This is a predicted structure of a 725-nucleotide part of an RNA (large-subunit ribosomal RNA, domain II) from Halobium salinum.
Its Rfam family is "Archaeal large subunit ribosomal RNA". Rfam links the family to the GO terms structural constituent of ribosome and ribosome. On this family, see Yusupov et al., Science 2001: "Crystal structure of the ribosome at 5.5 A resolution".
The coordinates come from a structure-prediction model, not an experiment, and the mean pLDDT is 84.
The RNAcentral record of the full RNA draws on ENA.
Context: one part of a larger RNA
RNA sequence: ACCAGGGAGUGUAUCUAUUCGACGAGUCUAACCGGUGUACCCGGGAAGGCGCAGGGAAACCGAUACGAGCGCAGCACUUUGUGUGAGGCUCACCGUGUUCAAGCGCGGGGAGUCGAAUGGAUACUACCCGAAACCGAGUGAUCUACACAGGGGCAAGGUGAAGCGUGGCGAAAGCCACGUGGAGGCCUGUUAGAGUUGGUGUCCUACAAUACCCUCUCGUGACCCGUGUGUAGGGGUGAAAGGCCCAUCGAACUCGGCAACAGCUGGUUCCGACCGAAACAUGUCGAAGCAUGACCUCCACCGAGGUAGUUCGUGAGGUAGAGCGACUGAUUGGGAGCCCCGACUCCGAGAGGAGUCGGCCUCCCUGUCAAACUCCAAACUUACGAACGCCGUCGACGUGGGGAAUCCGGUAUUCCGGGGUAAGCUUGGAUACCGUGAGGGAGACAACCCAGAGCCGGGUUAAGGACCCCAAAUGUGGAUUAAGUGCGACCGAAGUUUGUCUCGAGCCCUAAACAGCCGGGAGGUGAGCUUAGAAGCAGCUACCCUCUAAGAAAAGCGUAACAGCUUACCGGCCGAGGUUCGAGGCGGCGAAAAUGAUCGGGGCUCAAAUCCACUUCCGAGACCUGGCGGUAGACUUCACCGUCUAAUCCAGUAGGUCGGCGCACUGCGCGGGUGGAAGCACGGGCGAGAGUUCGUGUGGACCGCGCAGUAACGAAAAUCCUGGU
Numbered sequence: 001a002c003c004a005g006g007g008a009g010u011g012u013a014u015c016u017a018u019u020c021g022a023c024g025a026g027u028c029u030a031a032c033c034g035g036u037g038u039a040c041c042c043g044g045g046a047a048g049g050c051g052c053a054g055g056g057a058a059a060c061c062g063a064u065a066c067g068a069g070c071g072c073a074g075c076a077c078u079u080u081g082u083g084u085g086a087g088g089c090u091c092a093c094c095g096u097g098u099u100c101a102a103g104c105g106c107g108g109g110g111a112g113u114c115g116a117a118u119g120g121a122u123a124c125u126a127c128c129c130g131a132a133a134c135c136g137a138g139u140g141a142u143c144u145a146c147a148c149a150g151g152g153g154c155a156a157g158g159u160g161a162a163g164c165g166u167g168g169c170g171a172a173a174g175c176c177a178c179g180u181g182g183a184g185g186c187c188u189g190u191u192a193g194a195g196u197u198g199g200u201g202u203c204c205u206a207c208a209a210u211a212c213c214c215u216c217u218c219g220u221g222a223c224c225c226g227u228g229u230g231u232a233g234g235g236g237u238g239a240a241a242g243g244c245c246c247a248u249c250g251a252a253c254u255c256g257g258c259a260a261c262a263g264c265u266g267g268u269u270c271c272g273a274c275c276g277a278a279a280c281a282u283g284u285c286g287a288a289g290c291a292u293g294a295c296c297u298c299c300a301c302c303g304a305g306g307u308a309g310u311u312c313g314u315g316a317g318g319u320a321g322a323g324c325g326a327c328u329g330a331u332u333g334g335g336a337g338c339c340c341c342g343a344c345u346c347c348g349a350g351a352g353g354a355g356u357c358g359g360c361c362u363c364c365c366u367g368u369c370a371a372a373c374u375c376c377a378a379a380c381u382u383a384c385g386a387a388c389g390c391c392g393u394c395g396a397c398g399u400g401g402g403g404a405a406u407c408c409g410g411u412a413u414u415c416c417g418g419g420g421u422a423a424g425c426u427u428g429g430a431u432a433c434c435g436u437g438a439g440g441g442a443g444a445c446a447a448c449c450c451a452g453a454g455c456c457g458g459g460u461u462a463a464g465g466a467c468c469c470c471a472a473a474u475g476u477g478g479a480u481u482a483a484g485u486g487c488g489a490c491c492g493a494a495g496u497u498u499g500u501c502u503c504g505a506g507c508c509c510u511a512a513a514c515a516g517c518c519g520g521g522a523g524g525u526g527a528g529c530u531u532a533g534a535a536g537c538a539g540c541u542a543c544c545c546u547c548u549a550a551g552a553a554a555a556g557c558g559u560a561a562c563a564g565c566u567u568a569c570c571g572g573c574c575g576a577g578g579u580u581c582g583a584g585g586c587g588g589c590g591a592a593a594a595u596g597a598u599c600g601g602g603g604c605u606c607a608a609a610u611c612c613a614c615u616u617c618c619g620a621g622a623c624c625u626g627g628c629g630g631u632a633g634a635c636u637u638c639a640c641c642g643u644c645u646a647a648u649c650c651a652g653u654a655g656g657u658c659g660g661c662g663c664a665c666u667g668c669g670c671g672g673g674u675g676g677a678a679g680c681a682c683g684g685g686c687g688a689g690a691g692u693u694c695g696u697g698u699g700g701a702c703c704g705c706g707c708a709g710u711a712a713c714g715a716a717a718a719u720c721c722u723g724g725u
Base pairs, nucleotide, nucleotide: 001725002724003723004722005721006720011124012123013122014121015120016119017118018117019116020115021114022113023112026050027049028048032044033043034042035041054061055060064092067091068090069089070088074084075083076082077081093108094107095106096105097104098103127267128266130264134257135256136255137254138253139252145231146230147229148228149227151225152224153223154221156188157187158186159184163180164179165178166177167176168175169174193218194217195216198214199213201212202211233249235245236244237243270660271659272658273657274656275655280293281292282291283290284289296403297402298401299400300399301398305391306390307389309388310387311386312385313384314383315382316381317380321376322374323373328370329369330368333365334364335363336362337361340359341358342357343356344355345354346353347352409434410433411432412431414430415429416428417427418426419425439450440449441448454628455627456626457625458624459623460622464618465617466616467602468601469600473615475614476613477612478611479610480609486604487603495589496588497587499586500585501584502583503582504581505580506579507578508577516573517572518571519570520569522546523545524544527541528540529539552567555566556565557564629650630649631646632645633644634643635642661714664710665709666708667707668706669705670704671703672702679698680697681696682695683694684693685692686691
């Protein structure tokens, strides 16, 4: 890993609701007793419980035995309806508490009790498995830590302390030299032995639950070792690492309390039908949990209206927008104007005066803003009323009760906000969707587009598409793009562009525009001044006149200054548009990322790109249609069957409700079986399914159906358990 078998809402007690049953103003026995056919059953047993009266803290007091009205169902009738009307409702009346009183609270015109089953709650192990822990009693120092007792062990070499001897020196103390001597937590050392630094080597399902190899440290000592003994779990021992205390240590191991508790994780076993959520609010030692409400479901009661839509009427509102010469506040530039304030300049001996700049204020012109501004002011929302629509006596609206789930939500290229540079960010309001929604499209793609799925067929469309992959026109007419731009919802900004297309306006132009080419571009004069020089062209002043078709007291280059080259301006050649500005379309640049690129790919250029218009086709579970189911309702029926209606029924997680299938056993009834039961294997049928039935073979003795009942009753999951392979 696979297979088989096992494997999870159970029992008791109490409370509560529903269903069924028994008796009923009552009802039930408990312990126990007697009998028999002795755990059964039958007969006793009312002690006691619940109910039959409430109100009040208590003392205490103590209720309609039906008076009136409305009216559902039903019934009757003279049937647009009328009468009656159980139950029901509204009054009236009554009890009691409060109490001066009034009023108010609770209660009152009899339905309960017992049993069984089921749903739920609580206590217990309480659907199952799961801790780390806590406590108690014991067992451990054959490992290891430390201590004690009495034992054992350490090649060889080196160094050469004290002491001693001899000699020398000295007055002495003593010193020196040479010998001798043999000290040391001394040195070297693969002696034995002990350790374990580095290789972060080998191994790492190992030789090994700590090994192997090389290297390294100690090796007469705080040394190493054997034997015996002692210290025990909040305790020991520790040259101290929370180390060690038998492969176990920040509190050993074994058994017990114990099925500890777990608001946490995982798992929880057959089929179908109807409805169908929540991820919000409030509270919470609350935030991974609960309770209540909102929301879902089921049941009962009541009995006539309800209100998701549209329109109208009457009110409410101050948001979007807009505006500010309508307030509050902010705010650009210019001009004018008294007074006032500040700085400075000038005049004056001073008082003071004149002026410039800035500020403040007012006016005029000009340019802008506001969630906490508003002279204005929508759409829209909302309350009430009306009409239409829709729903409703086949019971809506509403009321009460049983059962829940949920209280981590998410997204939106939809709208409105707060925070944030922003975020697949965070936090609100509205709506939709996912969640709990399949199908088609978007390459793939929870929430984007289309569309809400009973089952089996046939057709038509939606979104989206029609060159090939790939179903459908390489369709039609027109235009743009040359960038592979693009064919992507998958980026692309400010800025820039004589790329190209379209539109508009101004000016020039056959009395010839624009560009180009040819020619002229002169004279007074080298204007005057300045200057070394200044001649069109360093600078200052002026900027005239003549001849002309036209030509500057010179627009640029140039020279030391001249010279020289252009320009303006004029003529000629040429011959039809030119030039400037603005707007728009599609492009270009701007443009950088990490393994190999790409529009899904191939590939595409009068497109298979982009824009406009048109026709045809493809394309879903949508729509239409044939058949068949289910559900709900109506009719019929004792019932089954049958018929009809559904445009306005059929998706569905958590969850509620309902109906079925199957295993085992018991009671009663009915059956099958050696002329072959169960089981197994392989085939055929039926059913929507759980399942069921038939045939053949095998097998060799039990098995089934109906009605009741009882459960250790259904397996794919739990790092599930056991076994096998």